Large-subunit ribosomal RNA, half B from a bacterium, 1206 nucleotides, folded computationally.

Context: one part of a larger RNA
RNA sequence: UCUUCGUUAAGGAACUCGGCAAAAAAGCGGCCGUAAGUUCGCAAUAAGGCCUGCCCUUCGCAAGAGGGGCCGCAGCUAAAGUAUGUCUGGCGACUGUUUACCAAAAACACAGCUCCCUGCUAACUCGCAAGAGGAUGUAUAGGGGGUGACGCCUGACCGAUGCGAGAAGGUUAACGGUGGGGGUAUGUAGUUUACUCUGUAUACUCACUGCCCGAAGCCCUCGUCAAUGUCAGCGAUAACUAUAAUCGUUCUAAGGUAGCGCAAUUCCUUUUCGGGUAAGUUCCGAAGCGCACGAAUGGCGUAACGACUGGACAACUGUCUCAACGAAGAGCUCGGUGAAAAUGCGAUUCCCGUGAAGACGCGGGAUACCUGCAGCAAGACGAAAAGACCCCGGAAGCUUUACUGUAGUUUGAUAUUGGCUUUAAGAUUUUGAUGCGUAGCGUAGUGGUGAGGGGUUGAAGUGGCGCUUUUGGGUGCCAUGGACCCGCCAAUGAAACAGCCAUCUUUAAAAUCUUAAAAUCUAACCUCGACGGCAAAAACGUCGCGGGACAGUGUCUGAUGGGCAGUUUUAAUGGGGCGUUAUCCUCCUAAAAAGUAACGGAGGAGUUUAUUAAGGUUGGCUUAGCCCGGAUGGAAAUCGGGCCGGACGUGUAAACGCACAAGCCAGCUUAACGGCAAGACUUACAAGUCGCGCCGGUGCGAAAGCAGAAGUUAGUGACCCGACCACUCUUUAGAGAAAGGUGGGAGACAACGGCUAAAAGUUACUCCGGGGAUAACAGGCUAGUGAGAUCCGAGAGUUCCUAUCGACGAUCUCGCUCGGCACCUCGAUGUCGGCUCGCCCUAGCGCGGAGGCGGAGAAGUUUCCAAGCGUAUGGCUGUUCGCCAUUUAAAAGGGCACGUGAGCUGGGUUCAAACCGUCGUGAGACAGGUUGGUCUCUAUCUGUUGCAGGCGUAAACACUUGAGGGUAGUCGUCCCUAGUACGAGAGGACCGGGAUGAACAUACCUCUGGUCUACCAGCUUUGGUACCAACUGAAGCGCUGGGUAGCUAUGUAUGGAAAGGAUAAGCGCUGAAAGCAUCUAAGCACGAAGCCUCACCCAAGAUUAAGUGUUGUUCGUAAGAACGCGGUCCGUAGAAGACUACUACGUUGAUAGGCUCUAAGUGUAAGGCCCGCAAGGGUUUCAGCUGAGGAGUACUAAUAAACCGU
Repeated sequence: UCUUCGUUAAGGAACUCGGCAAAAAAGCGGCCGUAAGUUCGCAAUAAGGCCUGCCCUUCGCAAGAGGGGCCGCAGCUAAAGUAUGUCUGGCGACUGUUUACCAAAAACACAGCUCCCUGCUAACUCGCAAGAGGAUGUAUAGGGGGUGACGCCUGACCGAUGCGAGAAGGUUAACGGUGGGGGUAUGUAGUUUACUCUGUAUACUCACUGCCCGAAGCCCUCGUCAAUGUCAGCGAUAACUAUAAUCGUUCUAAGGUAGCGCAAUUCCUUUUCGGGUAAGUUCCGAAGCGCACGAAUGGCGUAACGACUGGACAACUGUCUCAACGAAGAGCUCGGUGAAAAUGCGAUUCCCGUGAAGACGCGGGAUACCUGCAGCAAGACGAAAAGACCCCGGAAGCUUUACUGUAGUUUGAUAUUGGCUUUAAGAUUUUGAUGCGUAGCGUAGUGGUGAGGGGUUGAAGUGGCGCUUUUGGGUGCCAUGGACCCGCCAAUGAAACAGCCAUCUUUAAAAUCUUAAAAUCUAACCUCGACGGCAAAAACGUCGCGGGACAGUGUCUGAUGGGCAGUUUUAAUGGGGCGUUAUCCUCCUAAAAAGUAACGGAGGAGUUUAUUAAGGUUGGCUUAGCCCGGAUGGAAAUCGGGCCGGACGUGUAAACGCACAAGCCAGCUUAACGGCAAGACUUACAAGUCGCGCCGGUGCGAAAGCAGAAGUUAGUGACCCGACCACUCUUUAGAGAAAGGUGGGAGACAACGGCUAAAAGUUACUCCGGGGAUAACAGGCUAGUGAGAUCCGAGAGUUCCUAUCGACGAUCUCGCUCGGCACCUCGAUGUCGGCUCGCCCUAGCGCGGAGGCGGAGAAGUUUCCAAGCGUAUGGCUGUUCGCCAUUUAAAAGGGCACGUGAGCUGGGUUCAAACCGUCGUGAGACAGGUUGGUCUCUAUCUGUUGCAGGCGUAAACACUUGAGGGUAGUCGUCCCUAGUACGAGAGGACCGGGAUGAACAUACCUCUGGUCUACCAGCUUUGGUACCAACUGAAGCGCUGGGUAGCUAUGUAUGGAAAGGAUAAGCGCUGAAAGCAUCUAAGCACGAAGCCUCACCCAAGAUUAAGUGUUGUUCGUAAGAACGCGGUCCGUAGAAGACUACUACGUUGAUAGGCUCUAAGUGUAAGGCCCGCAAGGGUUUCAGCUGAGGAGUACUAAUAAACCGU
C1' cells in the first nucleotide's frame, strides 16, 4: 500500500451520472390495526402500534391465558432464517423465454381478437420417387399471416401493388391446317440446234414465309385495407387588436376522424405556464403551429405483476465534509520451490534548439562518485493484438419492380385414350328466298338468251296466318272467288322488264366433314373394400362399391417464379460521400518557336445552306460613325456634300483574318465531279490536316485562267456481328440455289480509344489484403476566422476628440476558437467530462505600490508596475459551458498530447440486442431521440520519493561552518484615532495603533472525543471438565456495555511577524547638452504583498571532498610485535524500523522478561453465612481480576570468544 472484515465524535446524500456500494433500521412469532385504487380476486405481511427473559401460582387435556414476583443497558439477548417502506410517471397485462462467454429488456412468447387457406388421397411440410408427418385427426379440426389480457374503440381512400372473381373484346406458344417461295424426282403441253426455255400436274422435301385454328397469362371489368399501403396546398374574411366559425381557388383515390400530444416520437428547445426545491436542462400537471402522433405495422386507458427504466420522500448510514483506529490475509524479511509476456545494440541524465515537424543516443549549455533494496507511475510516441473507425483492392451475408437463369406452380397440344348423343361454329354441296339513288305504272343485282310465258291441276280481286322489310311493297300457305295476268310495244332511264341459263351479296333449310362445348356409357386408368394362399405384411389373383377417358404420368409449350443460383452495380476527386465533370472548338493562364497542369478564368458545338443556293465563275459596288444642308420627318427612314478609315459586315462561339475584298449586288451555272497523287505538317500508335501534278468528263469567262463546296479553326465514333443496295468476284464438274468476298451509304457505344448481346442496392452481423500514398484525436506549418494591442479621430460626453466611450479605416501581436494543408503515427499515439495530483504563463480577479479623472469624502473608473499568496459551496444537466441559490477580499484567463485511463471512473460518444419518429419497395439508414451493454498489464531503463552498501575525502570519535537547495509567503472583520478631515446634508476617510477570526501549514496527546481482536463486566445457544456450583471451548472479538497505553482529529499548541539592502511603475533634488526649461546626460535621494537577506529544514560526493577539538605506551636499530583505544560481529531491547540503518544497554549492568508495589480500568469475585417456595437478594467487599503506563528489585537473558582499523 492492497484485499476481506470490525468500530466511529458532530453532521446525515452535502458524495455521485445515479444512495453505486455499504451499513443500519425493520426482521421470527403473537395481539391490535390497515388508505387510495380495483377486473371485487386483490392492493395487503399495505402503512402503523404494542408484547416477547426467568421464578411462583390459578384455569386448562394441551397449546396457551390471567395474577404475583426477580434481574439486566439490552429477554425471538448468540447463530441461522426472514419484506426497508411510502408517493408518482413510462413501457410491457400477467407466470414464462432469449444473445452458453460483455445486452434478461420495453425484445420473443402468451391467453384473447382478427384475416386467409383446407371437404380428406385436405391444405401445408419433407422427399427425384415410393413414402412419411399433418392424423389413426375431419371445419368446435388442421395450416399460415397479423395483433397481443381486460375496458372504450378501431375513421376516410380500391387510384398504385397484391389477392379473389369474371369472361365480351384485344394480344399471345407449341401442335395442327392451308397458301406462297425454293429444292429434288417423275410425268405432260408448247418451244428449241440443244432436257434449251416457258407453263402445268403429282410425289417428297425446307434453319424461308403469309394466313387460319389455338389455352393460361397480360391488357380489360368488378370486388377486397384487422391485404401491401396512402390520408394536401394557397389566398381572403368578424365594429380595438388577435384569431378565424366562414368564403374563394388548385390538385387528389381520399385529404388524418375519435383519442392522445414538446411524448422511448419536438429540430428550434433548458418551448410557455403551474407544482415540487434556497436554487430543478431531470420529474409531475396543463397548453398546442404534432420539424416528423394516430387507430390490430393497432389508438387511448387500466387493477395486479416487473433482478425493467425515470422523479420525489421517510428511515438509515464513513457515500461524503474528512478521515482515524483495530483484525486477518497478501505485500516486506528469512527458508523451500519456481513460471510468463517482453527483449536491435547499449557505457540508457536535464534544459534550449535541431530534425520525417513531440530526442537518453544530433548541436550548445547545465548537472552528475560506484552499486543495490522498498515504493510511485510522468516518459521510453511502454507491452499486448499486421487498426475493428476512414480510404483503396478483394470476398461474403442480405435485399429488390438490377441482369441472366432455374426448382416449383400453372396453361395448352400430344401419347397412354375408347363408345354414343345433343348443341354450337366453320367449310362444301343441294334446294329456295333476297337486291328500292333520280326518272319511270313500279323494289331495274350482273352478264347472256328471248317473243312469248303463266292460268279450271284455278287468273285478277278479297279475308286470315307466316317470313322479309327501305313498311310503300315483295313473297309463301290456307280460305273465298271464278277468268284473266305478265311481257313485247310506248314512256322513262346510264342500263328494260315475261320466261330460261350462269353468277354475285345477304339469308333459310337439309346432308356430309372438321372443331368446340355439354351430357352419357364402360373397358383402359385411379381410389377403396372383401376374399384366397402365408405366422404376418407386401406383391399377385378373384369379386365388388365408387370415380372414369377426366385425373395421373412422359414429351413439347406459353405464363409466373429473389423460392434458389451466378454476377454486375465506372472513374476523377486538396480523405470519402453528396454535387460537378468525362468527347470536340475558341481565348487567357502559357513564361515572344511548338507543347504545357489544376474541381484555374471565360464562352460555344453534337449544325446550317438543295434553288431566290449561304457552292462555282464572270462583272460591278463599298460598309459603320460623325458634321453640315434639305417637305411631312422626330435621336435613328430616304436625298446631297464633307470628315474619318474598317470602328460595319462575315449563317453560327471566340480568336485570327478580310477593301480591285473573304463584305454587298447581278448574270450564267453544278468542280457540293470520277480515278489517282509528288511532297509536306502533325504525331507513341491509331487517327487528323494541306496538296503540286496527271487522266476522264464539265461550268463560268473574250481570254489568261479559276473551280475536287462554304474567310479559317467545332458540328463527332475504331473493330466485330447482322441487315440494305450494287458487282463481268470466289467456292463448285456445272451454278441458276446457298454461302462468302468486293464497293457503297445507314443504324451507337455522350463514362464519347467504344469491357458484355444483357446488370441495381445494403452491411452496426461482417471478413481478408493493404495504406499514415488518405480522413476522424493529438502534434506540426499557416493565421483567413478568433482573441488582444497600437495609430488616426467622425462623433458621444451641457461646452470640450482623447475623464470615459469611440464609427469609417490603418498597422501589428498571440497561437485559446472555427478552419486550411495532409508533414510523423493506421504490423494501434485510447476519445469527452469528472476525481486525484499538480507545474508554468500574464493579456492582473482579490490583496500591494503608483499616475489621470467629468477624483469633495465614501464608493468608483481608466492606465502603469507587480505572478508572492489566494482565487467558494450547492440545485439542474454526462456535460465542458451555462443558468440559478447563497457566500466571498476575490470567486481571473490560459498552457502543459483540448496536462493527467501501464493513476481511478465510464455518465456521454462509438460494436453486437431493442423501441419511436423520419427516409427507403426492400435489405437497411439518420452529428435524431430512447433503454441495456467485459476498461488487461507482476515496472527492464529514464524520472521521482525514501533507505542502505562500496569507495573516496591522509586514522578514528565528537562538535560545527554553510557554497548550494528547499519550505513558508494569504486575507477578512471589529475597536481606537474619530463620528474627526471632507461634506448643505446624507454619509464618511488617509496615516497610525489594538483585538479577533477564516483558510493553510507544522508538531503533539494534558484536555474533548474516536479506536483500542491487551483488559473488566453482563447475556444467549451449545459442547466439555462425571453431576451441583464454578470455569472453559465454539458461535464475526458470539453479542452487548465500558476502557489503560499507543495511534489519532473534529482536540491542543505554534506559525506567517518585524527588520535591512537593491529596485519596478512613479515621485523628487541639483543640473547641462539646448544662456530657457528639464528627475538624467555626470551626481544625489525616496519608492511595492514583488527581488536578495532575515525565519525554518536539508546540506562538505561543495572530487574546491571544508573547519575545530580529542585520542599511545612498552619491546625492538628498523620491519614489526604486545597491550591499550576505536569499530564490526554477537546478544537484551526500543517512543527506531520493510530489510538494513539509527538509538539504549551488555554484569563496573535496570536493556528486556520475571517478581513486589502503584497511577489507571472494570465495578463489589469465588467460597462461606443469613433471608426468600423459587427466581433472586444481603453480608464478608469500593471487593476480585487486570494493569502496554510509572517506580523499585539482578531472579532469568545480555557469556566467552573472533575479526577489522590505528

The RNAcentral record of the full RNA draws on ENA.
It matches the Rfam family "Bacterial large subunit ribosomal RNA". Rfam links the family to the GO terms structural constituent of ribosome and ribosome.